[in-house]
Context: one part of a larger RNA
RNA sequence: UGACGGGGGCCCAUACAAGCGGUGGAGUAUGUGGUUUAAUUCGAUGCAACGCGAAGAACCUUACCAGGGUUUGACAUCCUGCGAAUCCCUCGUUAAACGGGAGGGUGCCUUCGGGAGCGCAGUGACAGGUGGUGCAUGGCUGUCGUCAGCUCGUGCCGUGAGGUGUUGGGUUAAGUCCCGCAACGAGCGCAACCCCUGUCCAUAGUUGCCAUCAGGUAAUGCUGGGAACUCUAUGGAGACUGCCGGUGAUAAGCUGGAGGAAGGUGGGGACGACGUCAAGUCCUCAUGGCCCUUACGCCCAGGGCUACACACGUACUACAAUGGUCGGUACAGAAGGUUGCAAUACCGCGAGGUGGAGCUAAUCCCUAAAACCGGCCUCAGUUCAGAUUACAGUCUGCAACUCGACUGUAUGAAGGAGGAAUCGCUAGUAAUCGCUGAUCAGCAGGCAGCGGUGAAUACGUUCCCGGGGCUUGUACA
Numbered sequence: 001u002g003a004c005g006g007g008g009g010c011c012c013a014u015a016c017a018a019g020c021g022g023u024g025g026a027g028u029a030u031g032u033g034g035u036u037u038a039a040u041u042c043g044a045u046g047c048a049a050c051g052c053g054a055a056g057a058a059c060c061u062u063a064c065c066a067g068g069g070u071u072u073g074a075c076a077u078c079c080u081g082c083g084a085a086u087c088c089c090u091c092g093u094u095a096a097a098c099g100g101g102a103g104g105g106u107g108c109c110u111u112c113g114g115g116a117g118c119g120c121a122g123u124g125a126c127a128g129g130u131g132g133u134g135c136a137u138g139g140c141u142g143u144c145g146u147c148a149g150c151u152c153g154u155g156c157c158g159u160g161a162g163g164u165g166u167u168g169g170g171u172u173a174a175g176u177c178c179c180g181c182a183a184c185g186a187g188c189g190c191a192a193c194c195c196c197u198g199u200c201c202a203u204a205g206u207u208g209c210c211a212u213c214a215g216g217u218a219a220u221g222c223u224g225g226g227a228a229c230u231c232u233a234u235g236g237a238g239a240c241u242g243c244c245g246g247u248g249a250u251a252a253g254c255u256g257g258a259g260g261a262a263g264g265u266g267g268g269g270a271c272g273a274c275g276u277c278a279a280g281u282c283c284u285c286a287u288g289g290c291c292c293u294u295a296c297g298c299c300c301a302g303g304g305c306u307a308c309a310c311a312c313g314u315a316c317u318a319c320a321a322u323g324g325u326c327g328g329u330a331c332a333g334a335a336g337g338u339u340g341c342a343a344u345a346c347c348g349c350g351a352g353g354u355g356g357a358g359c360u361a362a363u364c365c366c367u368a369a370a371a372c373c374g375g376c377c378u379c380a381g382u383u384c385a386g387a388u389u390a391c392a393g394u395c396u397g398c399a400a401c402u403c404g405a406c407u408g409u410a411u412g413a414a415g416g417a418g419g420a421a422u423c424g425c426u427a428g429u430a431a432u433c434g435c436u437g438a439u440c441a442g443c444a445g446g447c448a449g450c451g452g453u454g455a456a457u458a459c460g461u462u463c464c465c466g467g468g469g470c471u472u473g474u475a476c477a
Stems, first nucleotide, its partner, number of pairs: 001477002003474003007471002010468003015461002019425005026317008034308002042053002064303002067300004073126001077125002079122005087103001089101004108115002128292002131290001133288001137286002139281003142277001144275001149188006155164003168179003194269004199237007209226002213224003240263001243257005319418001323377006336365002340359002345354003384415001389410007431453007
């Protein structure tokens, strides 16, 4: 100087407390461990691994396994020889890769020698490796933590390590600001500058809008028209403790009030200091050593990654009446769409099919659901719950057996609110309800967004976890 203490004192935080809803019990989905397997590819492992890499494993992906092939190679550059490229038929093989046979075909540039391009054969230089090392590395990322800290120059103090500044008194979300002070300044962080959102104004007015005027309809901005309003999207205004009272040291500030759409960081996002964990990643990529080179490279079809006495994590659906079911009726936002989204119509109980108006989109497509109104159910393992299983189908796709999603009929398991323990959340939040998107032929209960309905509680800081200063002890570094 640090680190540590079941030392002291100060402060903060959904840390506790006050509340609301879960997880832990059930079934299923998904990830992991374990076990099994020819293989169940690899990585991630307290918080900070476990719906994680994977924004989507039937083939492909794919790295794994057994089998069939191949050796200048699937891919790159160079050299030599032959042939345009390319297209088509056929045989062997369970299958394909691969191997064999047969046919058509002659292009572009040209100084007529040839050249470019592509294919085949040969030769070696080389290619290739998702092989190893993340404890050799770059880059990227997690974490403490959006915590308020981490440092430097000069000066001063100390023999020196080092200290001071950065401590102290107040204050703040903040090393934020004020005052004091052997310190005076400065940098990286904090804040602000950026984006979205909340109010208003100006400009603009189609595909959006419809107050006024006119026309028209069963009805509808439907039409003429309008530029007000909503909205769209550019530019501005606005909030700064600016004003007033109290308080404070006359300061920084705190507290109450006015005005205001908004009040003291208005709400949300992006943004992550010096560093820590030899944290994670050599399987995104890049890369040093090492290793393989008729194989640890490459091609192919099949299987596996989907196994299943079990254990754990994360979710979904329930156990019902604040409900289930049937009928009627209403209201979003944000996205996406031409290899696409698809209306009206017709067929089908339905998944869906036929067909195709419109849309390269403020124009066309995409039903919101909870909610509300009415009928039935009357507390039951039920008109709750839907696992499992059988049959019949639909769609995608060469192909749904291993191993897809969905539909119909039948079947109708566990489940009676979940022990010890444990998680999230302070407001348009929790809870609850649906919608969209990426990936994607097909496949979401996951993920990323979007809106609808919309709470309860916070006395407070004694205690638990974590963190920031000050101080003290130490046989620790």

This is a predicted structure of a 477-nucleotide part of an RNA (small-subunit ribosomal RNA, 3' major domain) from an uncultured prokaryote. The prediction has a mean pLDDT of 82.